This is a predicted structure of a 106-nucleotide RNA (c-di-GMP-I-GGC riboswitch aptamer).
The sequence was found by an Rfam model in a public genome assembly.

[in-house]
């Protein structure tokens, strides 16, 4: 360097409550303390979470992207979710980049 011990000094702070920002996700401050050896920073890649917004066909009028669910007589129109876009979050999802405290064995 690695690497991470029944070492030692300390660190942070899940969930949850309070109070605050935000339409949210979530952010921040105070209690708390599940639990991290980077649970320090960073949104760069995924992936999850928010919010908008296009399209939504019906064996075609060229060509067309769910041959979902639910409302309704309708294959009329609405709705919800799925895809897609664009923002936004989330680093205690994962992975990369960074920067650091100790030295036990190796």
């Nucleotide at each position: 360097c690695c690497c991470g011990a029944u070492a030692a000094c300390g660190c942070c702070a899940c969930a949850c409550c309070c109070g605050u920002c935000g339409u949210a996700a979530g952010g921040c401050g105070g209690g708390g303390c599940c639990g991290g050896a980077a649970a320090g920073c960073c949104a760069c890649g995924g992936g999850u979470c928010c919010u908008u917004g296009a399209a939504g066909g019906a064996c075609a009028g060229c060509c067309a992207g769910g041959c979902c669910g639910c409302c309704g007589a309708a294959g009329a129109g609405g709705c919800g979710c799925a895809c897609c876009a664009a923002g936004g979050a989330u680093c205690g999802c994962c992975g990369g980049g960074u920067u650091g405290c100790c030295g036990a064995a190796g």